Small-subunit ribosomal RNA, 3' major domain from a metagenome, 475 nucleotides, folded computationally. The coordinates come from a structure-prediction model, not an experiment, and the mean pLDDT is 81. Rfam family: Bacterial small subunit ribosomal RNA. Rfam links the family to the GO terms ribosome and structural constituent of ribosome.
Context: one part of a larger RNA
RNA sequence: UGACGGGGGCCCGCACAAGCGGAGGAGUAUGUGGUUUAAUUCGAUGAUACGCGAGGAACCUUACCUGGGCUUGAAAGUUAGUGACCGUUCCUGAAAGGGAAUUUCCCGCAAGGGCACGAAACUAGGUGCUGCAUGGCUGUCGUCAGCUCGUGCCGUGAGGUGUUGGGUUAAGUCCCGCAACGAGCGCAACCCCUAUCAUUAGUUGCCAUCAGGUUAAGCUGGGAACUCUAAUGAAACUGCCCGCGCAAGCGGUGAGGAAGGUGGGGAUGACGUCAAGUCAGCACGGCCCUUACGUCCAGGGCUACACACGUACUACAAUGGCAAGUACAAAGGGUUGCUACACAGCGAUGUGAUGCUAAUCUCUAAAGCUUGUCCCAGUUCGGAUUGGAGUCUGCAACUCGACUCCAUGAAGCUGGAUUCGCUAGUAAUCGCGUAUCAGCAAUGACGCGGUGAAUACGUUCCCGGGCCUUGUACA
Numbered sequence: 001u002g003a004c005g006g007g008g009g010c011c012c013g014c015a016c017a018a019g020c021g022g023a024g025g026a027g028u029a030u031g032u033g034g035u036u037u038a039a040u041u042c043g044a045u046g047a048u049a050c051g052c053g054a055g056g057a058a059c060c061u062u063a064c065c066u067g068g069g070c071u072u073g074a075a076a077g078u079u080a081g082u083g084a085c086c087g088u089u090c091c092u093g094a095a096a097g098g099g100a101a102u103u104u105c106c107c108g109c110a111a112g113g114g115c116a117c118g119a120a121a122c123u124a125g126g127u128g129c130u131g132c133a134u135g136g137c138u139g140u141c142g143u144c145a146g147c148u149c150g151u152g153c154c155g156u157g158a159g160g161u162g163u164u165g166g167g168u169u170a171a172g173u174c175c176c177g178c179a180a181c182g183a184g185c186g187c188a189a190c191c192c193c194u195a196u197c198a199u200u201a202g203u204u205g206c207c208a209u210c211a212g213g214u215u216a217a218g219c220u221g222g223g224a225a226c227u228c229u230a231a232u233g234a235a236a237c238u239g240c241c242c243g244c245g246c247a248a249g250c251g252g253u254g255a256g257g258a259a260g261g262u263g264g265g266g267a268u269g270a271c272g273u274c275a276a277g278u279c280a281g282c283a284c285g286g287c288c289c290u291u292a293c294g295u296c297c298a299g300g301g302c303u304a305c306a307c308a309c310g311u312a313c314u315a316c317a318a319u320g321g322c323a324a325g326u327a328c329a330a331a332g333g334g335u336u337g338c339u340a341c342a343c344a345g346c347g348a349u350g351u352g353a354u355g356c357u358a359a360u361c362u363c364u365a366a367a368g369c370u371u372g373u374c375c376c377a378g379u380u381c382g383g384a385u386u387g388g389a390g391u392c393u394g395c396a397a398c399u400c401g402a403c404u405c406c407a408u409g410a411a412g413c414u415g416g417a418u419u420c421g422c423u424a425g426u427a428a429u430c431g432c433g434u435a436u437c438a439g440c441a442a443u444g445a446c447g448c449g450g451u452g453a454a455u456a457c458g459u460u461c462c463c464g465g466g467c468c469u470u471g472u473a474c475a
Base pairs, nucleotide, nucleotide: 001475002474003472004471005470007469008468009467010466011465012464013463015459016458019422020421021420022419023418026314027313028312029311030310031309032308033307034305035304042053043052064300065299066298067297068296069295070294076123077122078121079120081117082116083115087102088101089100090099091098092097105114106113107112125289126288128287129286130285134283135282136278137277138276139274141272146185147184148183149182150181151180152161153160154159165176166175167174191266192265193264194263196234197233198232199231200230201229202228206223207222210221211220212219237260240254241252242251243250244249303441316415320374321373322372323371324370325369326368332363333362334361337356338355341352342351343350344349381412386407387406388405389404390403391402392401428451429450430449431448432447433446434445
């Protein structure tokens, strides 16, 4: 100087407390361990692995296994040679591959060039090892308020001071003081979305006024008001008032205002820590393989199953289930696509057909509300499992897809110890969309809106963190 303390002081955080809803019990989905296997490819492992890499494992992917092939190689470049190559047909084979027949060059005067083939040579190739050789990227402490430097001063020196102290703040934020005076990286602000208004613009969006028109409908003329769209600007600064205070600032059911003291949310992650993670995204040093640890193909596996754990979904019901009627979004996607509408089918879906390269057409709501029914039961709860019949995608659904219909109707009556999330448009709850994608194992991930709470006395205690101080046989 740090680190540590079941030392002290001050302060903060859904850290506790106060509340609401979960997990731990059941079934299923998914990941992991273990076991099994020819193979169940590899990585990730307290917090910071375990719906993680994977934002799509039937083939492919694919790295694994079994079997069948190739060896300058699956791809690219250079050099000499040949003139075709492509295409078509046949045999063999699971395919890859192997064999055979047929057809047969282009540009250019030429030199040469293009394209293709095969031999040889130089380059290849490796998801093989090392993340403890590395770059890059990432997690975490932590959006915590810290981490440093120049000069000066103090100290023999390591180092200190500044950065400590008194206040204050979300903040090393600001003020006052001070052997310090300044500065840098962080904080904040500048950026984006959202909440209000104005201006400009007015189609594909809008419809107040006027007219036409319909069973109905911005449907038509028209309008530019309103909503909205999308560009510019205004607006919030403790600016004003009162109280406290030297100041910074704090308090106020203060005014005004759409918004008030960081208005709400996002992006943004200092010096560093964990030899943290990644050589399998990519790059790269070293080592290793080279008729194989490279490469092509078929089939299988990654989907196994006594069991254990994590994360979710669905429930156990009446604030509910079922049936009928009826209302209101946002954000996204769409031409190999989204599909109105009509018809067929109980349905998944099919057939026809229309619009849309989209503010134009389309995918497109549910909880809610109204009425009826069920009457507390393993039930009109719950839907696992299984049988049968189908639809769709795709060369192909056996291993191993999703969906539909009929039948079947398991566990489960609110879950031990323990444990998790959340402070407001939040939790809870309801549906919708997108990426990936032929299809889909999505209950996942990432977004979007609808309905919409309770509680916080407080900081003694648990956990993590910041500052000062103290002890130390630790570095």